[in-house]
RNA sequence: CACCGGACUUAGACGCGACGUUUGAGUGCUCGCCGGGAAACCGGCGAUGCAGAACUGCUCAAAUUCGGGGAAACCUUUACUGGCAAUCCCGAGCCAAGCCCGGUGACGGGAAGGUGUAGAGACUAGACGGGCAGCACCUAAAGCAGGCGCCAAGGUGAAGGGAUAGUCCAGACCACGAACGACCCUUCGGC
Numbered sequence: 001c002a003c004c005g006g007a008c009u010u011a012g013a014c015g016c017g018a019c020g021u022u023u024g025a026g027u028g029c030u031c032g033c034c035g036g037g038a039a040a041c042c043g044g045c046g047a048u049g050c051a052g053a054a055c056u057g058c059u060c061a062a063a064u065u066c067g068g069g070g071a072a073a074c075c076u077u078u079a080c081u082g083g084c085a086a087u088c089c090c091g092a093g094c095c096a097a098g099c100c101c102g103g104u105g106a107c108g109g110g111a112a113g114g115u116g117u118a119g120a121g122a123c124u125a126g127a128c129g130g131g132c133a134g135c136a137c138c139u140a141a142a143g144c145a146g147g148c149g150c151c152a153a154g155g156u157g158a159a160g161g162g163a164u165a166g167u168c169c170a171g172a173c174c175a176c177g178a179a180c181g182a183c184c185c186u187u188c189g190g191c
Stems, first nucleotide, its partner, number of pairs: 008026007027051003030047007055134006065092006074083002093115003099110004119169001121168005135157005143150002176189004
């Protein structure tokens, strides 16, 4: 530069369905209030509509266990009574690379982060995750200059991994049977 595809995320309901509508939860943008900060900006709460925007490279792939608490819409019930569940967390233990402390070393301890937290689950890879660089933009207290500049430094570049992309599996879904139950469900069974 050209072409193709896609342009909030996620669960439920409706719908044959790509997709759409709607409800809940989360995210960002805009505005308001409170707090921190010199400022950029950050944190908390609230409102409204919208989904335009939200960078690149290198590197790590381990733990993946045992317990516990919360949760809307929706379904259900005489009853937030029970269920499903997006999802928010905690304790103990454990953990790759990088970082801090001790040690000649093997290794030990620590902070952040992770695991725990999939449709039961097994495995592979990366990234939206951890680490290190860089890039773009914003601010500029201190310092320097002397006037509106330089710069130490600080900040911004959303969320999604409660399995993302995949390979498998068949736990789940559907039908049947059984058990339980007030209902909804749930559990078990073989196919």